[in-house]
RNA sequence: CAGCUUACCUCGGGGUGCCCGGUUUUGGCCGGGCUGAGAUGCGCAAGCGGACCCGUUGAACCUGAACCGGAUCAUACCGGCGGAGGGAAGGUGCCUUGGACCCGC
Numbered sequence: 001c002a003g004c005u006u007a008c009c010u011c012g013g014g015g016u017g018c019c020c021g022g023u024u025u026u027g028g029c030c031g032g033g034c035u036g037a038g039a040u041g042c043g044c045a046a047g048c049g050g051a052c053c054c055g056u057u058g059a060a061c062c063u064g065a066a067c068c069g070g071a072u073c074a075u076a077c078c079g080g081c082g083g084a085g086g087g088a089a090g091g092u093g094c095c096u097u098g099g100a101c102c103c104g105c
Stems, first nucleotide, its partner, number of pairs: 001098003006093005011055004017034007040049003061086003067080004
């Protein structure tokens, strides 16, 4: 100097749920169920937080999409679309390997 392993620090990115029952002033509220890592708190709202996931080796997430097929009481449920397009990282240390150079014998 380069690679590898791993940790930490700082920072950044992201998410319109669905259904059933009760109630209702139709805005919601209460209870239960489904998927998921995550379905959350405050607020009229804008927004600010919590938890969780993800950060280029990037399927976290967004777009296409009011898409196509299937299942379901229902859904952004499953699959396709699709490794399609977009998408948020710097620093320090550790393990270990190799190379170059310097010093000593």